[in-house]
């Protein structure tokens, strides 16, 4: 000089959740953890409190079952991927 490596992000895919409405998005407040090691946020998450909101049908005696909807989790791939110094690797 160059690379590797984070948390997440997009997509696909299987599996599960709700649809008797939580989740997801938002806005306030306090808190966490985040390349290998230190710090850190305009990234990410957590709890509290607020405001706003949804698509349901079919079969069935009923349990169930199915097919949709959710800006829905979770896992697996494939791409993208830390600001400062410091270490690693050529």
């Nucleotide at each position: 000089c160059a690379g590797a490596g984070u948390a997440g992000a997009c997509a696909a895919g299987a599996u599960g959740c709700g649809u008797u409405a939580a989740g997801u998005g938002c806005c306030g407040c306090g808190g966490a953890a985040u390349g290998g090691g230190a710090u850190g946020u305009c990234g990410u998450c957590c709890g509290c409190g607020g405001a706003c909101g949804a698509a349901a049908g079919g079969c069935u005696u009923a349990a169930g079952c199915c097919u949709g909807c959710g800006g829905u989790a979770u896992c697996u791939u494939g791409u993208c991927g830390c600001g400062u110094c410091c270490g690693u690797u050529g």